[in-house]
RNA sequence: GCGGGCGUGGUGUAGUUGGUCGCACGCGAGCCUUCCAAGCUCGAAGAGACGGGUUCGAUUCCCGCCGCCCGCU
Numbered sequence: 001g002c003g004g005g006c007g008u009g010g011u012g013u014a015g016u017u018g019g020u021c022g023c024a025c026g027c028g029a030g031c032c033u034u035c036c037a038a039g040c041u042c043g044a045a046g047a048g049a050c051g052g053g054u055u056c057g058a059u060u061c062c063c064g065c066c067g068c069c070c071g072c073u
Stems, first nucleotide, its partner, number of pairs: 001072007010025004019056001027043005050064004
């Protein structure tokens, strides 16, 4: 330099033929327990790397750009 893949809450991940972003951990409260942990129940907030385009509507499609991984040279 060329090609391919990936980037989603605080963390780890799922999903999408364009239409309310799911789960687990974590966090808070309660139950339980002598206390703690574990367990059970409930609850809150919070995410599409970044910048544009298309569209009524973009995590998804297109362009650019950044980072990581793999392969080639």
About this RNA:
The prediction has a mean pLDDT of 80. This is a predicted structure of a 73-nucleotide RNA (transfer RNA) from a soil metagenome. Its Rfam family is "tRNA". Its family is annotated with triplet codon-amino acid adaptor activity in the Gene Ontology. The sequence is in RNAcentral, with records from MGnify.